[in-house]
Molecule: transfer RNA
Organism: Salinivirgaceae bacterium
RNA sequence: GCCGAUGUAGCUCAGAGGUAGAGCACUUCCUUGGUAAGGAAGAGGCCAUGGGUUCAAUUCCCAUUAUCGGCU
Numbered sequence: 001g002c003c004g005a006u007g008u009a010g011c012u013c014a015g016a017g018g019u020a021g022a023g024c025a026c027u028u029c030c031u032u033g034g035u036a037a038g039g040a041a042g043a044g045g046c047c048a049u050g051g052g053u054u055c056a057a058u059u060c061c062c063a064u065u066a067u068c069g070g071c072u
Stems, first nucleotide, its partner, number of pairs: 001071007010024004018055001026042005048064005
C1' cells in the first nucleotide's frame, strides 16, 4: 500500500427496515438467626463518526475512524 471482518448497556453477545433485547454484573425489596443460594421489581444505550436512500435506518449504500486478520 491492497483486501476482509468487527464496533449495540459496566462485561460477553443477540437483533438484518416499523417502540433496542438477553445472560452476568449493579440498585431496592422478599426469604434466612446470619451468610451463600433462591424469588420479585428497577436503573443503565447519542446502536463508532459523518453523509445518502426511505414515510420510517441499529438494520441498506458511501466515506471516515479504531481494533483484529490476510496479502505484498